Model confidence (mean pLDDT): 78 of 100. A computed fold for a 105-nucleotide RNA from Roseivirga echinicomitans, annotated as SAM riboswitch aptamer (S box leader). Of the family's consensus pairs, 94% are formed in the model. The source organism's lineage runs through Bacteria, Bacteroidota, Cytophagia, Cytophagales and Roseivirga. The sequence was found by an Rfam model in a public genome assembly.
[in-house]
RNA sequence: CACUUAUCAAGAAAGACUGAGGGACUAGGCCCUGUGAUGUCUUAGCAACCUGUAAAAGCUGGUGCUAACUCCUAGCCUCGAAUUUAUUCGGGGAAAAGAUGGGCC
Numbered sequence: 001c002a003c004u005u006a007u008c009a010a011g012a013a014a015g016a017c018u019g020a021g022g023g024a025c026u027a028g029g030c031c032c033u034g035u036g037a038u039g040u041c042u043u044a045g046c047a048a049c050c051u052g053u054a055a056a057a058g059c060u061g062g063u064g065c066u067a068a069c070u071c072c073u074a075g076c077c078u079c080g081a082a083u084u085u086a087u088u089c090g091g092g093g094a095a096a097a098g099a100u101g102g103g104c105c
Base pairs, nucleotide, nucleotide: 003103004102005101006100007099008098013043014042015041016040017039021032022031023030026074027073028072029071044066045065046064049062050061052059070097076093077092078091079090080089081088082087083086
């Protein structure tokens, strides 16, 4: 990497260095950003997936996370509305994709 499984509406930021982009990919939108993006490191915090324990306590250890629902929309199903009658707008659902943990190799 692939496969499998669970979760994804809540929660939690400061500093140092760096110096212009970033929000996974494509398209559209929207947003963040020299009042410092991104990346690395340190410290702090959130959370409770795994781990130890009879259980509990976030307590040991391993991850993860700390703008906006996984930032929103897209293809499918369904409901409603409008009209120019095959398009537009809005709501809901299940997927797909992605992220993270566990399992497996």